This is a predicted structure of a 386-nucleotide part of an RNA (large-subunit ribosomal RNA, domain III) from Cobetia sp. ICG0124. The RNAcentral record of the full RNA draws on ENA. Its Rfam family is "Bacterial large subunit ribosomal RNA". Its family is annotated with structural constituent of ribosome and ribosome in the Gene Ontology.

[in-house]
Context: one part of a larger RNA
RNA sequence: GAGUAACGAUAAGGGGAGUGAAAAACUCCCCCGCCGGAAGACCAAGGUUUUCUGUUCUACGUUAAUCGGAGCAGAGUGAGUCGGCCCCUAAGGCGAGGCGGAAACGCGUAGUCGAUGGGAAACGGGUUAAUAUUCCCGUACCGGAUGUGGUUGCGAUGGGGGGACGAAGAAGGCUAGGUGAGCCAGGCGUUGGUUGUCCUGGUGAAAGCAUGUAGGCCGAGGAAUCAGGCAAAUCCGGUUCCUCUGAGGUCGAGAUGCGAGACGAACUGACCACGGUCAGGAAGUCAUCGAUGCCACGCUUCCAGGAAAAGCCUCUAAGCUUCAGAUCACAUGCGACCGUACCCCAAACCGACACAGGUGGUCAGGUAGAGAAUACCAAGGCGCUU
Numbered sequence: 001g002a003g004u005a006a007c008g009a010u011a012a013g014g015g016g017a018g019u020g021a022a023a024a025a026c027u028c029c030c031c032c033g034c035c036g037g038a039a040g041a042c043c044a045a046g047g048u049u050u051u052c053u054g055u056u057c058u059a060c061g062u063u064a065a066u067c068g069g070a071g072c073a074g075a076g077u078g079a080g081u082c083g084g085c086c087c088c089u090a091a092g093g094c095g096a097g098g099c100g101g102a103a104a105c106g107c108g109u110a111g112u113c114g115a116u117g118g119g120a121a122a123c124g125g126g127u128u129a130a131u132a133u134u135c136c137c138g139u140a141c142c143g144g145a146u147g148u149g150g151u152u153g154c155g156a157u158g159g160g161g162g163g164a165c166g167a168a169g170a171a172g173g174c175u176a177g178g179u180g181a182g183c184c185a186g187g188c189g190u191u192g193g194u195u196g197u198c199c200u201g202g203u204g205a206a207a208g209c210a211u212g213u214a215g216g217c218c219g220a221g222g223a224a225u226c227a228g229g230c231a232a233a234u235c236c237g238g239u240u241c242c243u244c245u246g247a248g249g250u251c252g253a254g255a256u257g258c259g260a261g262a263c264g265a266a267c268u269g270a271c272c273a274c275g276g277u278c279a280g281g282a283a284g285u286c287a288u289c290g291a292u293g294c295c296a297c298g299c300u301u302c303c304a305g306g307a308a309a310a311g312c313c314u315c316u317a318a319g320c321u322u323c324a325g326a327u328c329a330c331a332u333g334c335g336a337c338c339g340u341a342c343c344c345c346a347a348a349c350c351g352a353c354a355c356a357g358g359u360g361g362u363c364a365g366g367u368a369g370a371g372a373a374u375a376c377c378a379a380g381g382c383g384c385u386u
Stems, first nucleotide, its partner, number of pairs: 013031006032383004040363004046343002050341001051075006060068002080141002082339003086119003092113003098107003122139005142335002145332008153320002158315004166302004172295003177289005182203006188196001208258003215251004219244008228236002263284001267280005303306001349358002365377004
C1' cells in the first nucleotide's frame, strides 16, 4: 500500500420466546422463501469414529458463537437366511515336470489362484440417545449330522443333459403405484357466508404354505437295433416299429384362502422431567387409470451370430452288494469366523481448504405435459457461516 481488496454461487429472510457474561448466526414456536429425476431416500467405492450423549470455547470455523464434522470424557456396530468367507469358473496371474537362455530370467503343460459373473435358505411388526431382514414378538425356510421307521441297486475325478446368455421391435396378461367414490374419526369458523353435493385426516399389510390360472415351450409313452459320445452304459445320439392324441408333460406372473388375535387416527383414558411414556383402539371396501417393474430375452425379426465351470439331473466303470450306499417320512440337535456405527453427487470420498469442479448403481408421488423435458407442489431436506 490499507483497515483497502476479500469473507467462495443473488435459494431470503422476518417476528416472538429461551439459554447465556454476551445472541443477526444456537434451541423452540409462528410466518416467508428454495430444491423436489433432488439440494430427498438407500447402496457400492473411498473415508475410518466423522455416529450418540455430557461437557468446554484457547486453537480450528474466512465474522461472533452459548453452536459445530472442533477440544475433553463416556457410550454405540448383536445375523444359519444381507454381504464376505465357502463351491465354481472369465480375462488375466502363478506355474511341478518341460522348452528356451551364458546367466538373470522368459514361455508354458498338468494344476492352482482370480468377480466385475454362476451356486441353499426370511419376512412383517415393535424397540434404542445411537444397531437392526442382525435384538424382541409373530410366522417361515435352507443345509449338514444323528436316530427311528418304510422302500430299495448303489456307486465318479468319467459319458450325457442342464446351467447357458446377442440386438431391435411388437402385442398380451398382470402387479406396484396413482386417482375418484364409499366407509371411519374429527371440525362448524376471532371477518359477511359455510349442517353442506362442506372442510381436514385415515382407509396400509410381507415372506411362507395350499391351489396351479393368463400364457410360453415340447408331441408323449413303449419295444427292437446300431461303426457314434476315447472304456462301459438301461443315459445322450442315429434308425425302424407299435400305442395314445392335442391328450399329456413341463415352465409359469398374478389372483384366491390361510398367515392376520398383529398394525392402525389430528381418536379415547392415565401419567409427565412437557422431550414424551403407558394402556385401549374406529374404518380397514369398490371402481377406474396404469408402468420403464413381473410373466420373460417368452414371442417375432435381423446379422456382426452373441462366456466358462461348478452346484443340479441322469448313465454306467472299478468296486460294494446281512454292511456300506440311495430315497421318503418323522424326531433330535447344530449352523462357526469377518463386515454391520456414520458420510456416500458430499463440509466426512478425489481435488493442499468446511473448494461453484469430479464421482458407479437403486427408488421415482401430485397437477399440466409425449416425456425421467419444463413449471409449480408432496414426502423429505434446506435458506448455501459475516
The organism belongs to Cobetia, within Bacteria.